Context: one part of a larger RNA
């Protein structure tokens, strides 16, 4: 100087407390371990692995296994030789491939040849999702959006070092003020950036409709006020008043204001820690394979199943379930796409108008409201499982997709020890959209809205962190 202490002081965070809804019990979905297997490809393993890489494994993907094949190779460059390439037909085969047949020449051209392409051979070489993340770059997680981490000059100490950065206040903050052998500076903090909340100006089509007419309908004439959509700009700064404080920084209250003390949310992550993660995104040193650890194909596997764990979905009902009627969003996507209308079907489906989109379509929002049935039961709860009949995508749906009708109707009656989230338009709850995508195992992930709470008296304790101080046979 650090590290550590069941040492001390101060402070702080959904850390506890006060509340709220869950997990742990049931069924299912997904991931992981274990086991099994020809293979169940590989990575990730306390917090910080386990709905993670994977924004989508039937083939492909695919890296794994079995079998069938290739060896200058699926791909790149160079040298030499040869033929134009493309195309048609047949045999064999699971395919990859192998073998055979026919016809026949283009482009540039200095008529020598050249460009591109095919086949075969010889080399140099290609290739490797093979190993090492403890050889590395890059990227990422974590402590942590915690408030810290340092430097120059000076001063001080024999030196390691110290000082500054400590002290008194204050802040979300090493934020700011005062003091001080320190004076300054840098990286973080804050601000600048994006979204959202208010007004003004400007622009009005595909959006809007107060006035003027008009229609089944803002449909048409008209209008530029309103709404909305873009652009520009104003606005919030402890600015004003009072109190308090050390006449400071600040804190408390009030006014005005759409908004008040960082308005709300996002992006933004200092010096470093964990030889943290990744050689399978990519790049790369070294090592290893080279008729195979490379490459092509068919089929299988990644989907197995005694069990254990993790993350979710659906429930156990009456604040509910069924049936009929009625109302209100935002954001997003669409041309090899989206799919209105119509017909048919109980339904999943069939058909194909419009729209290159503020125009048309997806699109019905659902919780909610009204009416009615059920009356506390394993039921008109709950939907797993199974049988059967169909539909769609796709060469192909058995292993192994999704959807629909009918039948079947399991467990579950609020869950032990334990444990997690959340402080306001939040939790809870309700449907909607998107990416990936032929289809989909999405209950996932990422968005945008509707309805809309309870509690915080406080810091004793648990736990993470920061600053000061103290002890130490530790470095």
């Nucleotide at each position: 100087u650090g590290a550590c202490g069941g040492g001390g002081g101060c402070c702080u965070g959904c850390a506890c407390a006060a509340g709220u809804g869950g997990u742990g019990g049931a069924g299912c979905a997904u991931g992981u371990g274990u086991u099994u297997u020809a293979a169940u490809u590989c990575g990730a393993u306390g917090c910080a692995a386990a709905g993670u890489g994977a924004a989508g494994a039937a083939c492909c993907u695919u890296a794994c296994c079995a079998g069938g094949g290739c060896u200058u190779g699926a791909c790149a460059u160079g040298u030499c030789a040869u033929g134009a390439a493309u195309c048609c037909u047949c045999u064999u085969g699971a395919a990859a491939g192998a073998g055979a047949u026919g016809g026949g020449u283009g482009c540039c051209c200095u008529c020598g040849g050249g460009a591109a392409c095919g086949c075969a051979g010889a080399c140099a070489c290609a290739g490797g999702u093979g190993g090492u993340g403890c050889a590395u770059g890059g990227c990422u997680g974590u402590c942590a959006u915690c408030a810290g981490c340092u430097c120059a000059u000076g001063c001080u100490g024999u030196a390691a070092g110290g000082u500054g950065u400590u002290g008194g206040g204050u802040u979300a903050a090493g934020u700011c003020c005062c003091g001080c052998a320190a004076u300054g500076a840098g990286c973080a903090c804050a601000a600048c950036c994006c979204u959202u909340g208010u007004g003004u100006u400007u622009a009005g089509u595909u959006g809007c409709c107060a006035c003027c007419a008009u229609u089944g309908a803002g449909u048409u004439u008209g209008g530029a006020a309103c709404c909305c959509u873009g652009a520009a700009u104003a606005g919030a700064c402890u600015g004003u008043u009072g109190g308090u404080g050390a006449u400071a920084a600040g804190c408390c209250a009030a006014a005005g204001g759409a908004a008040g003390g960082u308005g709300a949310g996002g992006a933004u992550g200092a010096c470093g820690u964990c030889a943290a993660g990744u050689c399978a995104u990519c790049a790369u040193g070294c090592c290893c394979c080279u008729u195979a650890u490379g490459c092509c194909c068919u089929g299988g596997g990644c989907g197995a199943c005694a069990c254990a764990c993790a993350u979710g979905c659906u429930a156990c009902a009456a604040u509910g379930g069924g049936u009929g009627g009625g109302a209100c969003a935002a954001a997003g996507g669409g041309u090899c796409a989206u799919g209105a209308u119509c017909c048919u079907g109980c339904g999943a489906g069939g058909u194909g108008a419009g729209c290159u989109a503020a125009c048309u379509c997806c699109a019905a929002a659902a919780a909610c409201c009204c009416a009615u049935c059920c009356u506390c039961a394993a039921u008109u709860u709950g939907u797993a499982u199974u049988g059967u009949a169909g539909g769609c995508u796709g060469c192909a749906a058995c292993u192994c997709a999704c959807c629909u009708g009918c039948a079947u109707g399991a467990a579950g009656c609020u869950a032990g020890a334990a444990u997690c989230u959340c402080u306001a338009g939040u939790a809870a709850u309700c449907g909607c959209c998107g990416g990936u995508c032929a289809g989909c195992c999405a209950u996932a992930c990422g968005g945008a809205g509707g309805u809309g709470a309870a509690u915080u008296c406080a810091u004793u304790c648990c736990u993470g962190g920061g600053c000061c101080u103290u002890g130490u046979a530790c470095a």
Molecule: small-subunit ribosomal RNA, 3' major domain
Organism: Trichopus zeylanicus subsp. travancoricus